[in-house]
Predicted 3D model of a 77-nucleotide RNA (transfer RNA) from Isoptericola sp. AK164. It matches the Rfam family "tRNA". It is annotated as a transfer RNA. Its mean pLDDT, the model's own confidence on a scale to 100, is 80.

RNA sequence: GCCCCGUUAGCUCAGUCGGUCAGAGCAGUCGACUCAUAAUCGAUCGGUCGCCGGUUCAAGUCCGGCACGGGGCACCA
Numbered sequence: 001g002c003c004c005c006g007u008u009a010g011c012u013c014a015g016u017c018g019g020u021c022a023g024a025g026c027a028g029u030c031g032a033c034u035c036a037u038a039a040u041c042g043a044u045c046g047g048u049c050g051c052c053g054g055u056u057c058a059a060g061u062c063c064g065g066c067a068c069g070g071g072g073c074a075c076c077a
Stems, first nucleotide, its partner, number of pairs: 001073007010026004019057001028044005050066005
C1' cells in the first nucleotide's frame, strides 16, 4: 500500500426485506423473599446505533469518505 470483517446501553452481544420498536443477558438502582447474606423473583435506570456527508417520503440497515480495532496479502533494495 491492497483486500476482507467488525464498531449498537457501563460490559458481552442480537437486530430478517429500508417502514413498531432501538433490544437481550450481565452490571447499577429500588423492592419482594430470608434471622441475615447469597441465590431467586419483580420493577426500574441506561443509547448522538464510531464520525462526516449523500440517497429516500422514511436509514442502525443502502452509497461515499474518514477514524479506530482484528485478520489476510504485498513490500522490506